[in-house]
RNA sequence: CCCCCCAUAGCUCAACGGAUAGAGCAAUCCCGUCCUAAGGGAGAGAUCCAAGUUCAAUUCCUGGUGGGGGGA
Numbered sequence: 001c002c003c004c005c006c007a008u009a010g011c012u013c014a015a016c017g018g019a020u021a022g023a024g025c026a027a028u029c030c031c032g033u034c035c036u037a038a039g040g041g042a043g044a045g046a047u048c049c050a051a052g053u054u055c056a057a058u059u060c061c062u063g064g065u066g067g068g069g070g071g072a
Stems, first nucleotide, its partner, number of pairs: 001071007010025004018055001028042004048064003052060001
């Protein structure tokens, strides 16, 4: 320098272009118990950035950033 893959909650992962972005674990609160635990319940929490296409973008296109791999 060139090519390919990946980027979504604190972590691990979902989401044929169709709206409220979902789950498990963790954290918080409540119930539970004499106390703790097991167990149960509730609420909060995320689309890497910019531009484009579209009635509608996490999803498609382009560029960038970061990570991984391959080639020279």